RNA sequence: CGGGGCGUGGCGCAGCCUGGUAGCGCACCCGGCUGGGGGCCGGGCGGUCGAGUGUUCAAAUCACUCCGCCCCGA
Numbered sequence: 001c002g003g004g005g006c007g008u009g010g011c012g013c014a015g016c017c018u019g020g021u022a023g024c025g026c027a028c029c030c031g032g033c034u035g036g037g038g039g040c041c042g043g044g045c046g047g048u049c050g051a052g053u054g055u056u057c058a059a060a061u062c063a064c065u066c067c068g069c070c071c072c073g074a
Stems, first nucleotide, its partner, number of pairs: 001073007010026004020057001028044006050066005
């Protein structure tokens, strides 16, 4: 320098192609069962999607630019 992949709650991921207002597991908090721990059950908190701009009635999703990480090639 060229090509490709990834970036979404604390962690691991789905959703993106087919735009309609963000979900799952673990963790965490509260309660119940238990003598306690563990475990199980019920409930709850937490992100506006790497950054910016644009398109649109509407963007995690489409377009462009940039940033970070990884892989391949030179």
The RNA shown here (transfer RNA) has 74 nucleotides and comes from a soil metagenome.